[in-house]
RNAcentral holds the full RNA, with entries from SILVA. This is a predicted structure of a 689-nucleotide part of an RNA (large-subunit ribosomal RNA, domain II) from a sediment metagenome. Rfam family: Bacterial large subunit ribosomal RNA. Its family is annotated with structural constituent of ribosome and ribosome in the Gene Ontology. The coordinates come from a structure-prediction model, not an experiment, and the mean pLDDT is 85.
Context: one part of a larger RNA
RNA sequence: CCCGACGAGUUAUCCUGCGUCGCAGGGUUAAGGCAGUCUCAGCCGCAGCCGUAGCGAACGCGUGCCUGAACAGGGCAAGGUGGCGCGGGAUAGACCCGAAACCGUGUGAGCUUACCAUGCGCAGGCUGAAGCGCCCCUAAUCGGGCGUGGAGGGCCGCACCGUUGUGGGUUACAAACCGCUCGGAUGACGUGUGGUAAGGGGUGAAAUGCCAAUCGAACACGGAGAUAGCUGGUUCUCCCCGAAAUGCAUUGAGGUGCAGCCCGGGUAUAGGAGCGCUGGCGGAGGUAGAGCGCUGUUGUCCUGCGGGGGUGUCACAGCCUACCAACGGACGGCAAACUGCGAAUGCCGCUAGCGCGCCCCCGGAGUGAGACGGCCGGUGCCAACGUCGGUCGUCGAGAGGGCAACAACCCAGACCAGCCGCUAAGGUCCCCCAGUCCAUGCUCAGUGCGAAAGGCAGUCGGGCCGCUGUGACAACCAGGAGGUUGGCUUAGAAGCAGCCACCCUUGAAAGAGUGCGUAACAGCUCACUGGUCGAGUGGUCGGGCGCCGACAAUGUAGCGGGACUUAAGCAUGGCACCGACGCGCUGGAUGGAGUCGCUGAUGGUGACUCCGUGGUAGGGGAGCGUCGACACUGCAUCGAAGCGGCCGCGUAAGCGUGCCGUGGAGCGCUGUCGAGUGCGAAUGUCGGG
Numbered sequence: 001c002c003c004g005a006c007g008a009g010u011u012a013u014c015c016u017g018c019g020u021c022g023c024a025g026g027g028u029u030a031a032g033g034c035a036g037u038c039u040c041a042g043c044c045g046c047a048g049c050c051g052u053a054g055c056g057a058a059c060g061c062g063u064g065c066c067u068g069a070a071c072a073g074g075g076c077a078a079g080g081u082g083g084c085g086c087g088g089g090a091u092a093g094a095c096c097c098g099a100a101a102c103c104g105u106g107u108g109a110g111c112u113u114a115c116c117a118u119g120c121g122c123a124g125g126c127u128g129a130a131g132c133g134c135c136c137c138u139a140a141u142c143g144g145g146c147g148u149g150g151a152g153g154g155c156c157g158c159a160c161c162g163u164u165g166u167g168g169g170u171u172a173c174a175a176a177c178c179g180c181u182c183g184g185a186u187g188a189c190g191u192g193u194g195g196u197a198a199g200g201g202g203u204g205a206a207a208u209g210c211c212a213a214u215c216g217a218a219c220a221c222g223g224a225g226a227u228a229g230c231u232g233g234u235u236c237u238c239c240c241c242g243a244a245a246u247g248c249a250u251u252g253a254g255g256u257g258c259a260g261c262c263c264g265g266g267u268a269u270a271g272g273a274g275c276g277c278u279g280g281c282g283g284a285g286g287u288a289g290a291g292c293g294c295u296g297u298u299g300u301c302c303u304g305c306g307g308g309g310g311u312g313u314c315a316c317a318g319c320c321u322a323c324c325a326a327c328g329g330a331c332g333g334c335a336a337a338c339u340g341c342g343a344a345u346g347c348c349g350c351u352a353g354c355g356c357g358c359c360c361c362c363g364g365a366g367u368g369a370g371a372c373g374g375c376c377g378g379u380g381c382c383a384a385c386g387u388c389g390g391u392c393g394u395c396g397a398g399a400g401g402g403c404a405a406c407a408a409c410c411c412a413g414a415c416c417a418g419c420c421g422c423u424a425a426g427g428u429c430c431c432c433c434a435g436u437c438c439a440u441g442c443u444c445a446g447u448g449c450g451a452a453a454g455g456c457a458g459u460c461g462g463g464c465c466g467c468u469g470u471g472a473c474a475a476c477c478a479g480g481a482g483g484u485u486g487g488c489u490u491a492g493a494a495g496c497a498g499c500c501a502c503c504c505u506u507g508a509a510a511g512a513g514u515g516c517g518u519a520a521c522a523g524c525u526c527a528c529u530g531g532u533c534g535a536g537u538g539g540u541c542g543g544g545c546g547c548c549g550a551c552a553a554u555g556u557a558g559c560g561g562g563a564c565u566u567a568a569g570c571a572u573g574g575c576a577c578c579g580a581c582g583c584g585c586u587g588g589a590u591g592g593a594g595u596c597g598c599u600g601a602u603g604g605u606g607a608c609u610c611c612g613u614g615g616u617a618g619g620g621g622a623g624c625g626u627c628g629a630c631a632c633u634g635c636a637u638c639g640a641a642g643c644g645g646c647c648g649c650g651u652a653a654g655c656g657u658g659c660c661g662u663g664g665a666g667c668g669c670u671g672u673c674g675a676g677u678g679c680g681a682a683u684g685u686c687g688g689g
Stems, first nucleotide, its partner, number of pairs: 001689006011092013026050003032044003036040001054061002064076004095233002098230001102223006113197009122187001124156003127152001131148006160184003165180004199215001201211003208217001236623006246259005260367002262364005274356010289341001290339002295335008306324002308321004370395010400411003415588004420584003426578003429562003435575001437574006448564001454548002458545003462541006475532005481505003486500003511526001515524002589613011624678001626675006633668003642662005647656003
């Protein structure tokens, strides 16, 4: 991992609702008793319970009662009972499995910790304390030397005890091992045997260590099916409807209660009750926008109370001020917590038309983690697949087509079938269904097929303003002068370092000089003028498409790919086609409503018409199958059940009186009743592979 078998809403009592049955001139028995065919039906048993009267907190009154001054108003008040079945609730383990733990009673110190008693063990080598002896020294001590001696949690190192580092091992040789290396090795040493200490307890040279491979509280059994607002699992089919992820509250936040939203049933089939859309009429309001009188804030200018600074025989006054600045004035802005204005929508009421049938009562739920997209806001950074509201949509619980792929985007809501048709979004060169379609432009960048500020004699339209046959623009030929080297400055400053001024003359024209240049001059050039030439030439604003800006890690890799350039790109217009589970057509099934026919008629059945039939949680309905019981009735050694295969039938669960094989003794139909009644999942349990 697979297969098989087993595996989860049960039972008892009470309450409540629905269905059904009995009785209702109330219903029903409990314990117990009687007879019988004796775990059972029958007959007694009327104690008890429910009902027959309610209202009030109560005194109490009574078809009324309470409140109240009230003969007002309001509140409440009359339809049974017993059984069976089903839904729900309560109490019980209460759908099943699952703790970590808590408590009780016991069992453990053959492992290990500590202690007690009694034994045992420690190769060999090294060092050489005290004491003692002799000698030296001393007045005597002290001290020194040589011996002797054999101390030490002394030294090296086996056994023994330990386990530092490293390698191996890691479904191991081993649930802690093996190799090398390493620490202690006469001691707080090691070890045998016997004994003592026990679970909130022991023992501990203390690590929460150890107390039998278990220790922040051992193990076994019991309370016990502890509890688990948590996780997982919960078994056949079809049909109808179909949510929520919100509000309030909560020792509340992943739970729960009530409400909201879903489902089933019911009451009157009734009242211009209720709901939706559209039209009309009438309302409340302070948003968007706008505005600046109010509350605040703000830019420039004017005025300038007051203040600051300066001046002042400085006591005052006065005077000055390019500083701050109230009030006021002019022009102009800003505001969620500003408003002398003020929409569109939305909301409320009345009314008309159209469509739908509500409200209410009873029973059953689930939900109370939502997500993304558009729009309006708060928060955040005018960040986030961010977060919090409002509103609509979709997903959730929605398949199909498009977007290459892709819950939420676009189109569109799947009852089933068809080798029919038409369309939507989106597409029509090939992959790939359909135009290499038509018309007119644009783009050369493979832009298309990713991106900003900013930049650009790319290119195509448009608006406006100049110059121009009295000859423009460009190019070429010629001129571009004199006072003068203007003055100042400077070493120099001569058009051309810098400062100031920027005149006059000749002339067709020529700056007290546009750029290059020199140390300064010189030199080149421009403005400006004439000539040659002969038609357009400049500037500016805005638009379309393009260009630059443009850097990332495996290999093109920022059109899905190929590929595409008067397009297969972009823009505008047009015709045609493709394209979905949409729509139509044909056939079929089913739910609801209606009409009609038949009928052994509150039901069954058939025909037709209309509207429906996506679906998670969840509600409702109808069925299939398994095991057993009872009744009736069948099959079977001429072959039951079971098993393998084939065929057939049914909308499904399934069914077969069918055929072949196997098997070898029981098994079915119909009706009713009763359940240990359906498995793929629970790290499910057991067995097998």